Transfer RNA from Candidatus Giovannonibacteria bacterium RIFCSPHIGHO2_02_FULL_45_13, 83 nucleotides, folded computationally. Lineage of the source: Bacteria > Bacteria candidate phyla > Candidatus Giovannoniibacteriota. Its Rfam family is "tRNA". The family's RNA type in Rfam is transfer RNA.
RNA sequence: GCCGGAGUGGUGGAACUGGCAGACACGCACGACUUAAGAUCGUGUGCCCUAGUGGCGUGAGGGUUCGACUCCCUCCUCCGGCA
Numbered sequence: 001g002c003c004g005g006a007g008u009g010g011u012g013g014a015a016c017u018g019g020c021a022g023a024c025a026c027g028c029a030c031g032a033c034u035u036a037a038g039a040u041c042g043u044g045u046g047c048c049c050u051a052g053u054g055g056c057g058u059g060a061g062g063g064u065u066c067g068a069c070u071c072c073c074u075c076c077u078c079c080g081g082c083a
Stems, first nucleotide, its partner, number of pairs: 001082007010026003019066001027045006046056003049052001059075005
């Protein structure tokens, strides 16, 4: 240099053919239980602010579309292959 794959909350990882982003698990917070802790059970858990009928968020930037994690283009990072 060329070809292919991957990038989603704190972590792993879903999201079918473009149609509610974050299911599920771990972790964490609070509560129950306990002398206490662990285990177990319950509830909650993306970010921001002027705090509400708010705004933003799938590596970055653009494009297509009524609508994009998903399709197209360029770039970045990582992994594999070829030379």